[in-house]
RNA sequence: GGGCGUUUAGCUCAGCUGGCUAGAGCGUUGCGUUCACAUCGCAGAGGUCACAAGUCCGAGUCUUGUAACGCCCA
Repeated sequence: GGGCGUUUAGCUCAGCUGGCUAGAGCGUUGCGUUCACAUCGCAGAGGUCACAAGUCCGAGUCUUGUAACGCCCA
C1' cells in the first nucleotide's frame, strides 16, 4: 500500500427483509428477605447505535467517506 471483518449500556452480545417506544445476560443503585453476609425476589438508573454526509415519508439496519481494532496479501 491492497483486500476482508468488527464498532449498539460499565463488560459480553442480540437486533431478521428499513416501520411506532432500542433490548438481553452480567455488573451497578435502592428496597424486601437475614442477627449479619451470601442467595433469592421486586424496582430503578445507565445509550450521540464509532464519527460525518447521503438516500428515503421513515435509518441501529441501505450507500459513501473518515477513524479505531482484528485477520489475510504484498
About this RNA: A computed fold for a 74-nucleotide RNA from a bacterium, annotated as transfer RNA. Its mean pLDDT, the model's own confidence on a scale to 100, is 80. It matches the Rfam family "tRNA". From the family's description: Transfer RNA (tRNA) molecules are approximately 80 nucleotides in length. The family's RNA type in Rfam is transfer RNA.